Model confidence (mean pLDDT): 82 of 100.
Large-subunit ribosomal RNA, half B from Candidatus Iainarchaeum andersonii SCGC AAA011-E11, 1218 nucleotides, folded computationally.
The full RNA is in RNAcentral, with records from SILVA.
[in-house]
Context: one part of a larger RNA
C1' cells in the first nucleotide's frame, strides 16, 4: 500500500459528466386495495396496507402424503428469521411490439417485422445463374412471382412534369448499313444522291419515379402588425400537421413550472440561419440491458474518515521467465539544433543494502493512424478519358408459296394536245391526193375529258361527203408512219403492307400448335449504356485547401551609379491594329499666351508676336524626336526573292520556336542626286512534332506508247495561354505502403502587432480647483498569464481539453499586518506605499476552463510550474470504425453543425524521493550522557462577543480605538478517562439441514442471519496550540551641513509590519574543522614459516661472486591465549516488512499456564413445579417459574516458577613516546 469482502455515529446525492458503485433498499406467499391512459386486450405484482413463527383443540377436504377455515395459549429484538427472492413512480425524445447485428471496444434510434404503396409478369412470363446446353423461382400461374419505397395502429398524405428518368404518340426534321440512281473513260476502287429502321428532335402522360416547393415595396383614426394592395419572377412557390426540434448558427431565444440558485429538464410562444407530408407528417396504449429530466424510499458516493476479515505484497527456502540493455547515471544558474546526469560556473556528495513512491531519464513500448509529399497504391462514386458485354432496330442469309391492296420500271393497245388570227381545239416530224356504202356531213341518248368553245367512244338514226384549191397563220387541215406531254387500260418483273397456306425451323410421346416470324449466324446504326475492365487526377504556393496567376510575354520601380540579380513585393500593360497609320522625296512645326479682327459670345474659322516642346507621336510605360521620329502633299509597294553572319531569348556553360541588327547576290519604288527602302521613333503584339489543307519548284522510286501513283524537300494555314506543347473527374472517418520535423495541429524558444500593467504630459470633469478621485489625444516604457506571427526542436512517435489528486513558486495584494492622503468629524469608504508569513471556502445549470447564479464569510486576488500534474487516476468534450438528424453534393461523401454508442495496457534499471538498515573512517578499544555547525516547521492564521464605552466624535442620526478577557472556526501536535466507531475475540438468540437418546455441535463462499460487545485501532470524543528580543520597510521623527535659511540625510542618533534574525518543536558528530564530558580495559602472555641479515662449515674462484648445510636475530606474517564490552543463539514485545529498536535469560515474574481481581454476555445444564388444551388416566404439551446476578468467556491488573528462557558460539583493543 493493492485486490475482494463485513460493518460504520450524525447527515442522505452535499459527490459525480451521470446515483457509476454497492442485493444498500424492496422482494415468497394470503388478504384487502389499485389511478391517469387506453387499441378496452392492458396498464397492474400499478401504487398503497395488513398478515405470516410455534403449540393444543374443533371443522372441512384428500385413498394418503397433506392442505385449508377457525378458536385459544405462548415466545423473539426480528417468525417467507438462513438460503431463495421486483425498488417503485412521473415527464420527454426515439423505435409501435417478440426478434436481429459489427465472434474480438459499438445491441443501438441501425437492421427485419406485420400492414401501405408503385413497377414487371398471361408463362417458350418476369426476374436470377450460366458462353452455351440447361438450371433456379416452380413441378408455382396475378388471392402468383420479382424488384424498389415505406414501415403496427389513428388521422391524413398538399402543389410542381421546367430539368433528369420512365411511359406512350409521331404530318414532319435528323438519322447507318445494304438495295436503287448518278459520276467515275467500260470495269473496279472510291464519291454523290435518293430511300430509310431504332434512336433523337418533337407532342403528350407520369411524383407513394429522382426531384423541386421565392423575393421586393406599400398598407388599418396612439403605437405594433399587416386581413389588404402594386410589383418582379418561377415548372410550382412549402397546404395540413408540427417547431429554439436527436433538425435553430445567432442561443444560456422569451415567458411561464421546477431549484435557494438550472447553459438542464416540463410547458408555451416562434422572427423554421436551414421542419414537412411513404427519403412519409402528426400522435400514439403497451414493449425497450436505448437516450434524457425529477420525485420517493435507500444507503460510505460524499462531508470523512475508521475498524475488521481474506488473498497478495514483505520474510524464508524451492523454480525460475520477459520488455530491456554504450556507460564509471547529483541539484541549481547558464550555454546550446532554442527544455542538459554528462558543456561552463556554483554548490552537493563516504560506502553499500532493503522497503516503498512514481517527478524526470523530452522512460520503454510500436520506421506517426493527425498534417503533407510521392508524376506510390487500393475500396467507392460519376453527366472523368478510354474501351467491353447486355439491350433495341436495320440489311443479309436460315427462307417456301398464294391472294388482295398499292408503288415503280418495261411492254402492248388507247386516249390526249385551244396564244394572236383563222370557220376553230393547228402537238413535232416527214410522206401525200386522194379517202369515204366494209356507211361521210349530220341527229338523238348513254358514258367520259374539257380551257365551257366544244372533243373522243358507244348504240340507234341517217344516206354522202371530207380534203386538195381559197382565206389566216410562223406553221394548214383529209388518210397513213415516226416521236413527243399529260393521261387510261391490260401483262411481267421489282418494292411495300396485310392476309392466307405448309414442308423448312420451332413447341409436343402423340394429336396436333406456331411459322416462314421467332431461334440462330454475319454485319450496320443506335440508345441507356459504371452492368463490368482499364487508366488519369497538373504547378506554384509563409503547411495544405478555398482564392490568385505572381505559370509565355512588354515596360518603371525594388536593384545597392557597369551587367546581371529573388518574393503571392509595388505601379501598369499584350495575345492587336493599319493598303496606310508602309517606302520615299518635298514642305511646315506643335501645346500654350498676349494683342487685333464681320456676323462670333470664355471657346469656330483669321492675321501678327512670342513660343526648347509645356504638343504630336495608334495602343502601357520608359527612353528618344523640332529644316524630326511630329504635321501635310505627290509618287508608289523594300510588309520583295534568296544567302551569309552577329546578337537576344538563356549575363557571364550548353540548347528550339520567336524577336532584332549589320551584310552580299537579284529584281524593285522614290529622288536631280548622293541615297534610302528586307514595315510601322524603340522597346510587348507569340507556338514544336504528328496529322491535315493550300501553294511552288524539283528530287527519289514505280508503271506506261503516253497521261498517271506513291514518297520526299521547300513555303504558307490550322493547336497546344499549364504558353519547349501528356489523351485525362470526384471520393475514402474503412483505407493502405513508403518518407518528411524539407511542412501544419500541443508544449517549447523567437517576436511581441494584439493583449494586461505601469509611466510621461495634462485638454478636461470635479460648484471654485488638473493633479482627494476621474482623465481624452499624443508619446515612452515593462510583463511575457491572450490571439497571433515566422516555421527554430521533435513525425524509427515528447499521451491532447476538463475535473480529482499533489506540491511549489512569483507579486501586479483579495483579506489579515503596518502607514499616507483625501472632497478623513465619527463609521463606512476611496487613492497610494511597504509587505508574499498563513488564508483564499460551500453549492445550482453545463465536458466544460471561463461567465452567470444562490447563501455565506475577514476574504471567497491574480497568474507560472511542458497552457504543472495519465510508467497517479477520470475518460463527460474533442478525435477513428455503427447510426440518425439538418444542409450541401447527380452521386460516392462531406460539415470548427447536432446527437446516440464506443479496450486507456507496462513486475521500476539508473536518478529523485520518503523511509529503514549494514560497513569503512574519525590516531587504542569500548559503556553512558552531552553539545550544536547545518536542516526542517506557520504551528500557528483568522473571526466573534463581551469590556473599554453608548465614551471620543457629532447639531442629530449615528458611532469608534488603544488596552483587557471568553469563546468560535480553519490549520497543528498529542491522547483513549468519557461519547461514537469497529471488534471472522467473546456471549447470547434464531431459520434450513445433517450428527447425536438428551446435552453438545458441523454447514449455509470472505461470521448463515440476527441482538449485544472489553482491549486496540480510532473520530464524531478529549486535551494542548505564547508573548518577547534584535536588526529593518513605508513611514514618523531628533540634531545637522553641504546651501549664514530651510531640511529625517550627507556625517551621526531614535522609532516603526502578519514579513526577516531569534528565544520554542523535531533532526543533527560522515560537522574531514570527522567535537565534549565521565566511566571501564587495554598498552601483556605463548607458539612461530618463508625470505633477509650475520656468524661457521662445505663447495667453488686467481681472488671474489655463486651455491648447499648448521646456528644466531629481529615488539616479524600468521596462529593461540587473555580482554572491557559487543554479537549470534534462547524467552518475549510498549518495537517492528527484513534488518533494526525495547525487554528477559534461574541471582528470573519475560512469555505461557493456573488461581484472584476486573469486564462482556444476560440467567447454562439438570432437576421441580407450573402451563391452553388433549387423554387409553399411563401420558402428551409451545412455553413459564425456580435453583441462577447463572453459565460461558477475555487481549486488561496483579499473584504464582506449574512449563519454557538450555547447552553453547562468536567478534573484540593491546599503538606511540616527537
Nucleotide at each position: 500500500c493493492u485486490c475482494a469482502a463485513u460493518c460504520u455515529a450524525g447527515g442522505g446525492a452535499a459527490u459525480u459528466c451521470g446515483g457509476c458503485a454497492a442485493c444498500g433498499a424492496u422482494a415468497g406467499c394470503c388478504c384487502c386495495g389499485u389511478a391517469c391512459c387506453u387499441u378496452c386486450g392492458g396498464u397492474a405484482u400499478a401504487a398503497g396496507g395488513g398478515g405470516u413463527g410455534c403449540c393444543u383443540g374443533c371443522a372441512g377436504u384428500g385413498u394418503a402424503g397433506a392442505c385449508u377455515g377457525u378458536a385459544g395459549g405462548u415466545u423473539u429484538c426480528a417468525a417467507u428469521g438462513a438460503c431463495a427472492a421486483a425498488g417503485g413512480g412521473a415527464g420527454u425524445c426515439c423505435g409501435a411490439c417478440u426478434g436481429u447485428u459489427u465472434a474480438u471496444c459499438a445491441a443501438a434510434a441501425a437492421c427485419a417485422c406485420a400492414g401501405g404503396u408503385g413497377a414487371c409478369u398471361g408463362c417458350u412470363a418476369g426476374c436470377c445463374a450460366g458462353c452455351a446446353a440447361u438450371g433456379g423461382u416452380g413441378a408455382g400461374u396475378a388471392u402468383a412471382g420479382u424488384c424498389g419505397c415505406u414501415g403496427a395502429c389513428u388521422c391524413c398524405u398538399g402543389c410542381u412534369c421546367a430539368c433528369u428518368g420512365c411511359c406512350a404518340g409521331u404530318a414532319c426534321g435528323u438519322g447507318a448499313a445494304a438495295c436503287u440512281c448518278c459520276c467515275g473513260u467500260u470495269c473496279a476502287a472510291g464519291g454523290g444522291a435518293a430511300c430509310u429502321a431504332a434512336g433523337c428532335g418533337c407532342u403528350g402522360g407520369u411524383a407513394a419515379a429522382g426531384a423541386g416547393c421565392g423575393g421586393g415595396c406599400c398598407u388599418a383614426a396612439c403605437u405594433c402588425u399587416g386581413a389588404g394592395g402594386c410589383u418582379c419572377u418561377c415548372a410550382u412557390g412549402g397546404u395540413a400537421g408540427c417547431g429554439u426540434a436527436a433538425u435553430a448558427c445567432c442561443u444560456u431565444g422569451g415567458c411561464g413550472g421546477u431549484u435557494g440558485a438550472u447553459u438542464g429538464c416540463c410547458g408555451u410562444c416562434u422572427u423554421g440561419c436551414a421542419c414537412c407530408a411513404a427519403c412519409g407528417g402528426a400522435g400514439c396504449a403497451a414493449c425497450g440491458a436505448g437516450a434524457u429530466u425529477c420525485c420517493c424510499a435507500c444507503u460510505g458516493u460524499c462531508c470523512c474518515g475508521g475498524a475488521u476479515u481474506g488473498a497478495g505484497g514483505c520474510c524464508u527456502g524451492a523454480u525460475g521467465a520477459a520488455c530491456u540493455c554504450g556507460u564509471c547515471u547529483c541539484g541549481c544558474g547558464g550555454u546550446g539544433a532554442a527544455c542538459a546526469c554528462g558543456c561552463c560556473g556554483c554548490g552537493g556528495a563516504a560506502u553499500u543494502c532493503c522497503a516503498a513512491u512514481g517527478g524526470g531519464a523530452a522512460g520503454a513500448g510500436a520506421a506517426g493512424a493527425c498534417c503533407c509529399c510521392a508524376c506510390g497504391g487500393a475500396g467507392g462514386u460519376u453527366u472523368a478519358c478510354c474501351a467491353c458485354a447486355a439491350u433495341c432496330u436495320g440489311a443479309u442469309g436460315u427462307u417456301g408459296u398464294g391472294g388482295c391492296a398499292u408503288g415503280a420500271u418495261u411492254u402492248u393497245c388507247g386516249a390526249u394536245g385551244u396564244g394572236c388570227a383563222g370557220u376553230g381545239u393547228a402537238g413535232a416530224u416527214g410522206g401525200g391526193a386522194g379517202c369515204g356504202c366494209a356507211g361521210a356531213u349530220g341527229c338523238a341518248a348513254u358514258u367520259u375529258c374539257g380551257c365551257u368553245a366544244g372533243g373522243a367512244a358507244u348504240u340507234g338514226u341517217g344516206g354522202a361527203g371530207c380534203g386538195a384549191c381559197a382565206a389566216u397563220g410562223g406553221a394548214a387541215c383529209a388518210c397513213c408512219a415516226u416521236c413527243c406531254u399529260u393521261u387510261g387500260a391490260a401483262a411481267a418483273u421489282c418494292g411495300u403492307g396485310c392476309c392466307g397456306c405448309u414442308a423448312a425451323c420451332c413447341c409436343g410421346g402423340a394429336a396436333g400448335g406456331g411459322a416462314a416470324c421467332a431461334c440462330c449466324a454475319u454485319u450496320a446504326g443506335a440508345c441507356u449504356u459504371g452492368g463490368u475492365g482499364g487508366u488519369u487526377a497538373g504547378g506554384c504556393u509563409g503547411g495544405g485547401g478555398u482564392g490568385g496567376c505572381a505559370c509565355g510575354c512588354c515596360c518603371c520601380u525594388g536593384a545597392a551609379a557597369a551587367u546581371g540579380u529573388a518574393u503571392c513585393a509595388g505601379g501598369g500593360g499584350c495575345g492587336c491594329c493599319c493598303a496606310a497609320a508602309g517606302g520615299u522625296g518635298u514642305g511646315c512645326u506643335c501645346a500654350g499666351g498676349a494683342g487685333a479682327g464681320u456676323c462670333a459670345g470664355a471657346a469656330a474659322u483669321u492675321c501678327u508676336c512670342c513660343g526648347u516642346a509645356g504638343a504630336a507621336u495608334g495602343c502601357a510605360a520608359a527612353g528618344g524626336u523640332a529644316a524630326a521620329a511630329g504635321c501635310a502633299c505627290g509618287c508608289u509597294u523594300g510588309a520583295c526573292c534568296a544567302u551569309g553572319a552577329u546578337u537576344u531569348a538563356c549575363a557571364c556553360a550548353g540548347c528550339a520556336a520567336g524577336g532584332a541588327u549589320c551584310g552580299u547576290g537579284g529584281a524593285u519604288g522614290c529622288g536631280a542626286a548622293a541615297g534610302c527602302a528586307g514595315g510601322g521613333c524603340u522597346u510587348a503584339g507569340c507556338g514544336a512534332a504528328c496529322g491535315u489543307c493550300a501553294g511552288a519548284a524539283g528530287a527519289g522510286c514505280u508503271u506506261u506508247a503516253g497521261u498517271g501513283g506513291c514518297u520526299c524537300u521547300c513555303u504558307g494555314g490550322u493547336c497546344u495561354a499549364a504558353c519547349a506543347g501528356u489523351g485525362a473527374a470526384c471520393u475514402u472517418a474503412c483505407c493502405c505502403u513508403g518518407g518528411g520535423g524539407g511542412u501544419a495541429a500541443c508544449u517549447g524558444a523567437g517576436u511581441g502587432g494584439u493583449c494586461g500593467c505601469g509611466g510621461g504630459u495634462g485638454a478636461g470633469a470635479g460648484u471654485u480647483c488638473a493633479c482627494a478621485u476621474c482623465g481624452a489625444c499624443c508619446c515612452c516604457g515593462c510583463g511575457g498569464u491572450u490571439u497571433g506571427c515566422g516555421a527554430c526542436c521533435u513525425c524509427g512517435c515528447c499521451g491532447u481539453c476538463g475535473g480529482c489528486u499533489c506540491u511549489u513558486g512569483g507579486u501586479a495584494u483579495c483579506c489579515u499586518g503596518g502607514c499616507a492622503g483625501u472632497g478623513c468629524a465619527u463609521a463606512a469608504g476611496c487613492u497610494g506605499c511597504c509587505a508574499a508569513g498563513g488564508g483564499u471556502g460551500c453549492a445550482g445549470g453545463u465536458g466544460u476552463u471561463a461567465a452567470c447564479u444562490g447563501a455565506u464569510u475577514a476574504a471567497a486576488a491574480c497568474c507560472g510550474a511542458a497552457c504543472g500534474u495519465u510508467a497517479g487516476u477520470u475518460g463527460g468534450g474533442u478525435u477513428a470504425a455503427g447510426a440518425a438528424c439538418g444542409g450541401u453534393g447527380c452521386g460516392a461523401g462531406c460539415c470548427a453543425g447536432u446527437u446516440u454508442g464506443g479496450u486507456u495496457a507496462c513486475u521500476a534499471u539508473c536518478u529523485a524521493u520518503u523511509g529503514g538498515a549494514g560497513u569503512u573512517g574519525c590516531c587504542g578499544a569500548g559503556u553512558g550522557u552531552c553539545u550544536g555547525a547545518g536542516g526542517g516547521g506557520a504551528a500557528g492564521g483568522a473571526g466573534c462577543a463581551c469590556u473599554g464605552a453608548g465614551u471620543a466624535c457629532g447639531a442629530g442620526a449615528g458611532g469608534a480605538a488603544c488596552g483587557g478577557u471568553g469563546c468560535u472556526u480553519c490549520g497543528u501536535g498529542g491522547c483513549c478517562a468519557c461519547u461514537g466507531g469497529u471488534u471472522a475475540a467473546c456471549c447470547a438468540g434464531u431459520u434450513g439441514u445433517c450428527c447425536g437418546a438428551c446435552a453438545g455441535g458441523g454447514c449455509a463462499a470472505a461470521c448463515g442471519c440476527u441482538g449485544g460487545g472489553u482491549a486496540g485501532c480510532u473520530a464524531c470524543g478529549c486535551c494542548a496550540u505564547g508573548g518577547c528580543u534584535c536588526a529593518u520597510a513605508a513611514g514618523a521623527g531628533c540634531u545637522g551641513a553641504a546651501a549664514g535659511c530651510a531640511u529625517c540625510u550627507a556625517a551621526g542618533c531614535u522609532c516603526g509590519a502578519a514579513g526577516g534574525a531569534g528565544c520554542c518543536c523535531c533532526u543533527a558528530a560522515a560537522a574531514a574543522u570527522a567535537g565534549a564530558c565521565a566511566c571501564u580495559c587495554a598498552c601483556u602472555c605463548c607458539g612461530a614459516a618463508a625470505a633477509c641479515u650475520c656468524c661457521g662449515c662445505a663447495u667453488g674462484u686467481a681472488a671474489a661472486a655463486g651455491u648447499g648445510c648448521g646456528g644466531a636475530g629481529g615488539c616479524u606474517a600468521u596462529g593461540g591465549a587473555c580482554g572491557a564490552g559487543g554479537g549470534c543463539u534462547c524467552c518475549g514485545g510498549c518495537a517492528a516488512a527484513a534488518g533494526a529498536c525495547c525487554g528477559g535469560a534461574u541471582u528470573g515474574a519475560u512469555a505461557g499456564g493456573u488461581u484472584g481481581g476486573g469486564g462482556a454476555u444476560g440467567u447454562a445444564a439438570g432437576u421441580u413445579u407450573c402451563a391452553a388444551g388433549c387423554u387409553u388416566c399411563g401420558g402428551c404439551g409451545a412455553g413459564a417459574a425456580a435453583u441462577u446476578a447463572a453459565g460461558u468467556u477475555c487481549a486488561c491488573c496483579a499473584a504464582u516458577a506449574c512449563u519454557a528462557a538450555a547447552a553453547g558460539c562468536c567478534c573484540g583493543a593491546g599503538a606511540g613516546g616527537g
It matches the Rfam family "Archaeal large subunit ribosomal RNA".